[in-house]
Molecule: small-subunit ribosomal RNA
Organism: metagenome
RNA sequence: GGAGUUUGAUCCUGGCUCAGGAUGAAUGCUGGCGGUGUGUUUUAGGCAUGCAAGUCGAGCGACGCAUCUUCGGGUGACGGAGCGGCAGACGGGUGAGUAACGCGUAGGAAUCUACCCUUUAGUGGGGAAUAGCCCUCCGAAAGGAGGUGUAAUACCGCAUAAUCCCUCAGGGGAAAAGGUCUUAACUGAUCGCUAAUGGAGGAGCCUGCGUGCUAUCAGCUUGUUGGUGAGGUAAUGCUUACCAAGGCAAUGACGGCUAGGGGGCGUGAGAGCGCGACCCCCCACAAGGUCACUGAGACACGGGGCCUACACCUACGGGUGGCAGCAACCGAGAAUAUUGCGCAAUGGGCGAAGGCCUGACGCAGCGACACCGCGUGUGGGAAGAAGCGUUUCGGCGCGUAAACCACUGUGGCAGGGGACGAAUUUUGACGGUACCCUGCUAGAAAGCACCUGCUAACUACGUGCCAGAAGCCUCGGUAAUACGUAGGGUGCAAGCAUUAUCCGGAUUUACUGGGCGUAAAGCGUUCGUAGGCGGAAAAGUUAGUGGUGGGUUAAAUCCCAGGGCUCAACCCUGGAACUGCUCAUCAUACUGCUUUUCUAGAGUGUACUCGGGGAGGUUGGAAUUCUCGGUGGAGGGGUGAAAUCCGUUGAUAUCGAGAGGAACGCCAAGGGUGAAGACAGGCCUCUAGAGUACUACUGACGCUGAGGGACGAAAGCUAGGGUAGCAAACCGGAUUAGAGACCCGGGUAGUCCUAGCCGUAAACGAUGGAUACUAGUUGUCUGAGCUUUUUGCUCGGGUGACGUAAGCUAACGCGUUAAGUAUCCCGCCUGGGGAGUACGGCCGCAAGGUUAAAACUCAAAGGAAUUGACGGGGGAGCGCACAACCGGUGGAGCAUGUGGUUUAAUUCGAUACAAAGCGAAGAACCUUACCUGGGCUUGACAUGUACCUGCUAAUCCUAUGAAAGUAGGACUCUUUCGAAGGUGGUACACAGGUGCUGCAUGGUUGUCGUCAGCUCGUGUCGUGAGAUGUCCGCUUAAGUGCGGUAACGAGCGCAACCCCUAUCGUAUGUUAAAUGAUCAUACGAGACUGCUUCGCAGCAAGCGGGGAGGAAGGAGGGGACGACGUCAAAUCAGCAUGGCCCUUACGCCCAGGGCAACACACAUCCUACAAUGGGGAAGACAAUAGGUCGCGAAGGGGUAACCUGGAGCUAAUCCUCAAACUUUUCCUCAGUUCGGAUUGAGGGCUGCAAUUCGCCCUCAUGAAGUCGGAAUCGGUAGUAAUCGCACGUCAGCAGAGUGCGGUGAAUACGUUCUCGCUCCUUGUACACACUGCCCGUCAAGCCAGCGAAGCCGGCGGUACCCGAAGUCUCUGCAAAUCGCUAGGGCCUAAGGUAAAGUCGGUGACGAGGACUAAGUCGUAACAAGGUA
Repeated sequence: GGAGUUUGAUCCUGGCUCAGGAUGAAUGCUGGCGGUGUGUUUUAGGCAUGCAAGUCGAGCGACGCAUCUUCGGGUGACGGAGCGGCAGACGGGUGAGUAACGCGUAGGAAUCUACCCUUUAGUGGGGAAUAGCCCUCCGAAAGGAGGUGUAAUACCGCAUAAUCCCUCAGGGGAAAAGGUCUUAACUGAUCGCUAAUGGAGGAGCCUGCGUGCUAUCAGCUUGUUGGUGAGGUAAUGCUUACCAAGGCAAUGACGGCUAGGGGGCGUGAGAGCGCGACCCCCCACAAGGUCACUGAGACACGGGGCCUACACCUACGGGUGGCAGCAACCGAGAAUAUUGCGCAAUGGGCGAAGGCCUGACGCAGCGACACCGCGUGUGGGAAGAAGCGUUUCGGCGCGUAAACCACUGUGGCAGGGGACGAAUUUUGACGGUACCCUGCUAGAAAGCACCUGCUAACUACGUGCCAGAAGCCUCGGUAAUACGUAGGGUGCAAGCAUUAUCCGGAUUUACUGGGCGUAAAGCGUUCGUAGGCGGAAAAGUUAGUGGUGGGUUAAAUCCCAGGGCUCAACCCUGGAACUGCUCAUCAUACUGCUUUUCUAGAGUGUACUCGGGGAGGUUGGAAUUCUCGGUGGAGGGGUGAAAUCCGUUGAUAUCGAGAGGAACGCCAAGGGUGAAGACAGGCCUCUAGAGUACUACUGACGCUGAGGGACGAAAGCUAGGGUAGCAAACCGGAUUAGAGACCCGGGUAGUCCUAGCCGUAAACGAUGGAUACUAGUUGUCUGAGCUUUUUGCUCGGGUGACGUAAGCUAACGCGUUAAGUAUCCCGCCUGGGGAGUACGGCCGCAAGGUUAAAACUCAAAGGAAUUGACGGGGGAGCGCACAACCGGUGGAGCAUGUGGUUUAAUUCGAUACAAAGCGAAGAACCUUACCUGGGCUUGACAUGUACCUGCUAAUCCUAUGAAAGUAGGACUCUUUCGAAGGUGGUACACAGGUGCUGCAUGGUUGUCGUCAGCUCGUGUCGUGAGAUGUCCGCUUAAGUGCGGUAACGAGCGCAACCCCUAUCGUAUGUUAAAUGAUCAUACGAGACUGCUUCGCAGCAAGCGGGGAGGAAGGAGGGGACGACGUCAAAUCAGCAUGGCCCUUACGCCCAGGGCAACACACAUCCUACAAUGGGGAAGACAAUAGGUCGCGAAGGGGUAACCUGGAGCUAAUCCUCAAACUUUUCCUCAGUUCGGAUUGAGGGCUGCAAUUCGCCCUCAUGAAGUCGGAAUCGGUAGUAAUCGCACGUCAGCAGAGUGCGGUGAAUACGUUCUCGCUCCUUGUACACACUGCCCGUCAAGCCAGCGAAGCCGGCGGUACCCGAAGUCUCUGCAAAUCGCUAGGGCCUAAGGUAAAGUCGGUGACGAGGACUAAGUCGUAACAAGGUA
């Protein structure tokens, strides 16, 4: 210090999320030691038991006990109770209440103060009681009543008064206590006591300032604000009576909700934000309320009274209790410890003291809850064990890790020593602890999370949108580094993760430090109150401001330095800091305040000008409609086309007259006026404003403006008028699948006027107002000056356009009319949705307006620009794309392929164009992958190792069998052995798979498309994606070329180079009897708009017309050649190949069957339907190409297929009849002498084999079909059409395919339309890219909130009733005082009743909202989205 996430990509806006730190934590897994801290955040819920506040005999009397005794009593180091004193107001706990002088800080005056300190003075002399004890009585108890009698430092007078208090200044009033030790003693000492002074510490009170949220709380208050008297207090409306009517509040009163405050703690660069555990200070509270007493101090946690709730005891009459002290228990909860030891230390209470008490405190225990420190070993040890994981099978990783060797001892165990804390003789809970020494022991001691990116760390297997993960983006649908496991790795480490919360990152509330044209955001406009801000000069002041100094800012904490525990955490000492408040003083520039001036801001005046500015009145013509009359006679009207509608009762049209309402043509203009809304015929009246010129007057009078007031389009509302046209609703007609719309015919509110309401608009320049400054160019409106009278120059005020001046902006754009540079003031914004909605308030007659949330939900929503794609957007262009023409397909029969169906199997793939006579250049067996059956298992095939044995390939025979195979035999030769090779067998590695995945791939191919495109380098422009180049004009088949140009060049494509072909030349030439020609081969020539003319075009590129020459003329014709890319296009079955799967089978062999099935549908051919024809006869002319296991002549046989024959040919030598055509004849329009399907019979050929299932021949048979619906295909010239020939495959099989030649047309006006494509431009909410995106109702599920008849509860106050204890008070009793008893009054807690308020819970049902892979209906929006 940043990162991820909106997009195809970009920049911006903007939210969400992450990395860091922290915690009184909790949860999961794990857990060795020690130190220091810390530990009920929840129920201020309830609490068994023990302890937490006593002490003093040196204040007092008595009793018990012991002892002495003169028997009166004395003494005692003992004990419990009582009177008396001091302390129980501290210490300890908790945070319920409290938004407050409660707290913090700085001050103040009208106060009190026990114990302590200082100072002064005093302490004389008397008296009356009472508890305990004893007796009697009541009660279960707790406790109580009566009587006799007693002491004091208990209580009460008297005296005295330095001093204090009161006072009318004369005077009056107020004290005391003694004890102990000592002395022979009046003594002395000491602790007390009384009065008073000052202090210290403590307490109370008052004030300034600071200290939460909420205005959907706007008015609050009657003891309230002040005064006087009285009461009361230490002190104040503290209380009361009277008087006055004040006091507080937009600088937020009152109300509601929340909350103890501070020092500080966490975080942060800081400013801030959040928090208030532990420690310290203050406050409040002590079961819930209330009350006083005592006292220096309390309205009192371990005191008291009363009420309430709860609990306990009871003899039922009545009593007792208060852990928010320390432990402990129950409950609640995600969750928080021992019924421990000790007063040794520190501190507190009492005491003269010893001492006693002290759950304060000091220690120990439990908890990884936190922080800190240490350890779980150290060194050596392999080219590296085993095991595990992985692998390309070679290896690699865990890994010096282990084993093993040598060593050490933090810790542990055992033993020995042994503290500091203790001062001053005594006294140590911790503790035989820390620590030290010795010995032994590698032994008990490592986990957790993570490994797609952010974010350090990767592989394998399993799983297969399942199971699951996830902080965000997201991962998972068969090769998951994201799930689960393993190996490995990374991070931290006695911990590690998760969850929760806070700060940070977040400049995402912006003081530091943001914005508002289009992203969220300028109020519709203006006037103006408060407030904020404010021109020039001078003087004064010094409030703000700045400097210096003082006080305070407790300690602790933080920071710095030093020191102590072995270090650290922790602790101690010192410093600094505590950014604040306050006092004094100095300065006086700026701001403020006061005073005096000024004229530049503002205003007034004078003269002139301007305009649809406003209000009222009056008046005009054109047009529409209606009424009346005339003419006229069949239609009119309306639309894309129609119809509804009007019209023979006379429309439309036309002429005349009249009625009535509304709006104002031309002028007229991006022109004028107004604050905005808005304003338009003419004239008149009233009225407001602006500008220019002059510079006379006032003298800062100004700007802005929260609340507030006024104005405010259209629609709408109320009342009354008016109504010609137009026209929601409504009624018809069309359109349509529907049409509640668009279109058409009607038509009511309304539109108009008067009076009043409403108060909103895309009320827009989506741009608040004011002032100043910062290049210009060019229009226009309106003034003034000068002028040559031109509309030329200059000075103003408006209103426009352009503009890279600069500057600003995310960009678009803005640019003196700023969105630039600055100042002042106001308004507004803070992710999208929910929602401008609900509730509440205010306004309104209503409609509704205004103010204005939350739950819930999403990870985006959005702005500008870019590249594409798309458009029922635009422009330009091309193509057999349409059009024109020719011939087909679709109908028939047959062939082939496909779908479907069938089947044991009908193997598989291709399946929009771009599958379907396709893979297949040819399924009888084979092929063959499929089915049935029979067999084989190292295998039909390859390589290697080990072992074994025989034989030396082979071939033949026998049995069996459908065959494969199984079982057996033979063959031959040698002198024997060995080696090598081959073969066979066994075993192991392995072979094999047309099994799956073309969505894991290579290679190949199709398609857009032979379309003209696709890119790069450098430069330039842009923040960037990108742009430029590649654009514009002309041109081309072409991004082909020319010219222009911030581009200049280049590459892949185009073209050319290559092949065939048309002409010619040269050379050569087998064949041929020979020459030439032809022919063949090779090498060349030839065509380039090169030449000429006219026109177009600039001077170009080029185009068009004509011409010369030429075989050929503008690419001569054809082919090969296919840019960047698209379609997860096709192919794992051609081949190759990753992964998965099978391994006596999904492999291999064999026989038979199937791929050939057949209600049907589709695709592509063939043959036809006939006379431009068919049959017969005769005759003519090719080019490719093939041939030795081959082509096969002549001759002969057969009706023919074919057979025989074998010449010739290794091929320009031999073999292979071209047909259409020509001539002639028959047929004469018919299901035929057309057509040939189908079927029967007989033959031929190939082949082991022709049944399923081949081809051919002959004879016979002679089906449909008479030119084909919607629709659709090919073709622009040697093309279509038509005719045959050859070849490949192949034993055989061609209606297919590939080639070859023969004959040989018609038509193209043209680019509106259909399809496809290219370029430019435009819009876009699309980017899986229009087969896109996307809206609303309905249906289903689920969630939260709202309304709702009501029901239930909490809280606070009000009114009334009742009213305990208690203070005060009255009456009575009594009394020196105190008081007692009985009754009453005021106030009041609790309780009761009532009506409202407020908050919450629940609620049939209702309305809307959010969300949810594949529901229904439509198509609203995005393109002109098909009605912008």